Notes
The RNA shown here (transfer RNA) has 74 nucleotides and comes from an Anaerolineae bacterium. Rfam family: tRNA. Rfam classes the family as a transfer RNA. The RNAcentral record of the sequence draws on ENA. The source organism's lineage runs through Bacteria, Bacillati, Chloroflexota and Anaerolineae. The coordinates come from a structure-prediction model, not an experiment, and the mean pLDDT is 80.
RNA sequence: GGGCGUUUAGCUCAGUUGGUUAGAGCACACCCCUUACAAGGGUGGGGUCGCGGGUUCGAGUCCCCCAACGCCCA
Numbered sequence: 001g002g003g004c005g006u007u008u009a010g011c012u013c014a015g016u017u018g019g020u021u022a023g024a025g026c027a028c029a030c031c032c033c034u035u036a037c038a039a040g041g042g043u044g045g046g047g048u049c050g051c052g053g054g055u056u057c058g059a060g061u062c063c064c065c066c067a068a069c070g071c072c073c074a
Base pairs, nucleotide, nucleotide: 001073002072003071004070005069006068007067010026011025012024013023019057028044029043030042031041032040050066052064053063054062
């Protein structure tokens, strides 16, 4: 330098053919339970979906640029 893949909550990840409100588990806070702790049950907070731009009535999803990480080729 070229090609491919990944980037979504603190962490690990889903997200269907572009369509009503962006979700799960773990973690965190509070409550219930317990003499107490753990386990278990419930409620809640936390996201401008890596940055910027484009297409579209509408983008996490499609297109372009850039960045980070990984793999391959040179």